[in-house]
Model confidence (mean pLDDT): 80 of 100. This is a predicted structure of a 72-nucleotide RNA (transfer RNA) from Schistocerca americana.
RNA sequence: GCCAGGGUGGCGUAGUGGUCAGCGCAUCUGCUCGGUGAGCAGAAGAUCCGGGUUUGAAUCCCGACCUUGGUA
Numbered sequence: 001g002c003c004a005g006g007g008u009g010g011c012g013u014a015g016u017g018g019u020c021a022g023c024g025c026a027u028c029u030g031c032u033c034g035g036u037g038a039g040c041a042g043a044a045g046a047u048c049c050g051g052g053u054u055u056g057a058a059u060c061c062c063g064a065c066c067u068u069g070g071u072a
Stems, first nucleotide, its partner, number of pairs: 001071007010025004018055001027043005033037001049063004
């Protein structure tokens, strides 16, 4: 250089065009138990960037950046 995959809360991960963007761990608050811990209830927090298509884009198309693998 070329080919392919990926980029979503602090971390990991799902979401193949429409419903509050879901789940686990972590964080915070409250309750509870003998508890520096466990359980229960609740809260905050995310679609890598720019453009396009569409009534509607995390999802489809184009480009940039980053990353993983393959190839010489």